[in-house]
RNA sequence: UCCGAUAACCGGCAAAACCGCCUAAAGGCGGCGACGCAAAGCCCCGAGACUAAAGCUACGCGCAAGCGGCGCCACGUCAGUCGAGCUACCGAA
Numbered sequence: 001u002c003c004g005a006u007a008a009c010c011g012g013c014a015a016a017a018c019c020g021c022c023u024a025a026a027g028g029c030g031g032c033g034a035c036g037c038a039a040a041g042c043c044c045c046g047a048g049a050c051u052a053a054a055g056c057u058a059c060g061c062g063c064a065a066g067c068g069g070c071g072c073c074a075c076g077u078c079a080g081u082c083g084a085g086c087u088a089c090c091g092a093a
Base pairs, nucleotide, nucleotide: 003091004090012037013036018031019030020029021028022027035080041086042085045083046082047081048078049077050076055072056071059068060067061066
């Protein structure tokens, strides 16, 4: 350095549910709580997933201005979906 014992030690993180706040939503943050995690630490670079505010728009309504709006779409998210990258405690083969 790679690696990760049914090992030990110092310890760490915290799913769902519930409560509060933020957001258009997805989701996030805090509390509570432990399903799990040896990178469940960091990072949206690649893939994948979620959402669709704005924008565009089938179509409808309207004399018109315009209004509604199926659908498309990320410049919004997910690192506890996978890979790449960066960093790190402990310790045998």
Molecule: c-di-GMP-I riboswitch aptamer
Organism: Gemmatimonadaceae bacterium